[in-house]
């Protein structure tokens, strides 16, 4: 130095143009003598920056930031 992926709650992790799922974790009821399981319910991310297409971007171009793989 080419090249190609990927970046979304604490944590994994969906969602290929129309007002962000789902798991674990928390936190509140409830089961228990109790913890724990199990059952209901909450809160919790405007998605990595910026521009730009578009009525409308997590999605699509481009630039950078960070990671990771392959080539040389």
């Nucleotide at each position: 130095g080419g090249g190609c992926c990927c970046a979304u709650a604490g944590u994994c992790g969906a969602a290929u143009g129309g007002u962000a799922a789902g798991a674990c974790g928390u936190c509140c009821c409830u089961u228990u003598g109790a913890c724990g399981u199990g059952g209901g319910g909450a809160a919790g991310a405007c998605u990595c920056g910026g521009c730009g297409u578009u009525c409308g971007a997590u999605u699509c171009g481009c630039c950078g930031u960070g990671g990771g793989c392959c080539c040389a």
Predicted 3D model of a 72-nucleotide RNA (transfer RNA) from an uncultured archaeon. Rfam family: tRNA. The family's RNA type in Rfam is transfer RNA. Its mean pLDDT, the model's own confidence on a scale to 100, is 84.